[in-house]
Context: one part of a larger RNA
RNA sequence: CUGGGCGUAAAGCGUACGCAGGCGGUUUGUUAAGCGAGAUGUGAAAGCCCCGGGCUCAACCUGGGAACUGCAUUUCGAACUGACAAACUAGAGUUUUGUAGAGGGUGGUAGAAUUUCAGGUGUAGCGGUGAAAUGCGUAGAGAUCUGAAGGAAUACCAGUGGCGAAGGCGGCCACCUGGACAAUAACUUGACGCUGAGGCGCGAAAGCUAGGGCAGCAAACGGGAUUAGAUACCCCGGUAGUCCUAGCCGUAAACGAUGGACACUAGGUGUUGGUGGUAUCAACCCCGCCAGUGCCGAAGCUAACGCAUUAAGUGUUCCGCCUGGGGAGUACGGCCGCAAGGCUAAAACUC
Numbered sequence: 001c002u003g004g005g006c007g008u009a010a011a012g013c014g015u016a017c018g019c020a021g022g023c024g025g026u027u028u029g030u031u032a033a034g035c036g037a038g039a040u041g042u043g044a045a046a047g048c049c050c051c052g053g054g055c056u057c058a059a060c061c062u063g064g065g066a067a068c069u070g071c072a073u074u075u076c077g078a079a080c081u082g083a084c085a086a087a088c089u090a091g092a093g094u095u096u097u098g099u100a101g102a103g104g105g106u107g108g109u110a111g112a113a114u115u116u117c118a119g120g121u122g123u124a125g126c127g128g129u130g131a132a133a134u135g136c137g138u139a140g141a142g143a144u145c146u147g148a149a150g151g152a153a154u155a156c157c158a159g160u161g162g163c164g165a166a167g168g169c170g171g172c173c174a175c176c177u178g179g180a181c182a183a184u185a186a187c188u189u190g191a192c193g194c195u196g197a198g199g200c201g202c203g204a205a206a207g208c209u210a211g212g213g214c215a216g217c218a219a220a221c222g223g224g225a226u227u228a229g230a231u232a233c234c235c236c237g238g239u240a241g242u243c244c245u246a247g248c249c250g251u252a253a254a255c256g257a258u259g260g261a262c263a264c265u266a267g268g269u270g271u272u273g274g275u276g277g278u279a280u281c282a283a284c285c286c287c288g289c290c291a292g293u294g295c296c297g298a299a300g301c302u303a304a305c306g307c308a309u310u311a312a313g314u315g316u317u318c319c320g321c322c323u324g325g326g327g328a329g330u331a332c333g334g335c336c337g338c339a340a341g342g343c344u345a346a347a348a349c350u351c
Stems, first nucleotide, its partner, number of pairs: 003323004007305002012319001014202002017199001021195003025088007033081002035077008049065006091192001092189001095185001096183004103177007110154001115149007125136002162169002207248006216242002221237004259318006267296011300307002324351003333344004
C1' cells in the first nucleotide's frame, strides 16, 4: 500500500467534548482546479507484441509496424466534485407552553436496626456448629425495661420502572444546577451539520498522601475446629480499609463482550413519559402520533448460536482496532505517577 474482517473465533478506544483533517441538504448563475474529448510536441535505442527477411531449422541476427497506457502546451465541453456569488428550508439550532425523572452539587432533617455506655428487674447460663471448641458470664452475662451516645445505610414503595455520555444514581426537605421529551404554532437563524488523529475533561472498586471519623462489616493477623496435612472452606476475635475533606491513581468480564451519525426495510405484544381524536360528571376504556424501554417474530443476514425498525438486515460517511499459538501486554527506551503501577510496545527462541 492492498485484501478480508472486528456479538461469542484475533479485533470497537471505559466514556464524552473537541482543533486539524475527512465527509456533507435544495435551487440558480459564474468559473474551469478535478473530470471528459480533440490537436501538437515529446515519450532514445534495444527489449516485449504483430507482419516480413537472413543463417539448412531454431536459438540468434535483421527490416517495418504497433505500443510506450506518461508528461507538457493548447482548443473545446460543463453533467458530477471543487471554488466563487446569490437564494431556500426538509438537516441543525432558537423562542413559547408544559411534562416525567434514584441526573449532578451544597446544607438540613427523620425513623427503624446494629453496637456501646448508664440505670432497673432478674438468675445461670449465653453464644456458636454438621457436631464442637475457642469466646462471653456469679466481679451478675444472655433475656427484658428506661435513658444516653455515636457511626453507617435508607426496609416497604420497587417495577426486563426512571435518570445519566459512560462510570453510576434510591428516606424526606430546601437552595443552586445540567440534560431529555411532547405540543402548538410562530418566529427566527439559514447548512451554522456528521465524525474526529493529536489534545483535553469525566471515569466503579481497590490502592496512595495529609487531616478527621470509626457503629456495623472486614483483607492481614491471632485463636478454635475440620483434615493425612488445611498457610482454606466453618466458628470466636480482629487491624488496615469501608465513611468525610483536600489531592493523587486511571484501571475492570469499564459488557449489549456489539464505536458514532443519517436514511431505508413485515408485523404482534407488554411497559414508561407525553400528546391528538373519541367518549365522559370524572377517572378509565377505545383509535392514532412522538420519544424511551422489554419480549416474540417476517424478509434478510450468520459457521452456527442467534440478530431482526433499540439489526448482527440494506446503504453512505468518519474514527478506532485485528492479521497463527507461546514468548508477552513482557523486555528495552520514552512519557506519566509519591508509590503501587499505568500508557506506548518488540525480538531471539519455540510449536
About this RNA:
Small-subunit ribosomal RNA, central domain from an uncultured prokaryote, 351 nucleotides, folded computationally. The RNAcentral record of the full RNA draws on ENA. The coordinates come from a structure-prediction model, not an experiment, and the mean pLDDT is 88. It matches the Rfam family "Bacterial small subunit ribosomal RNA". Gene Ontology terms of the family: structural constituent of ribosome and ribosome.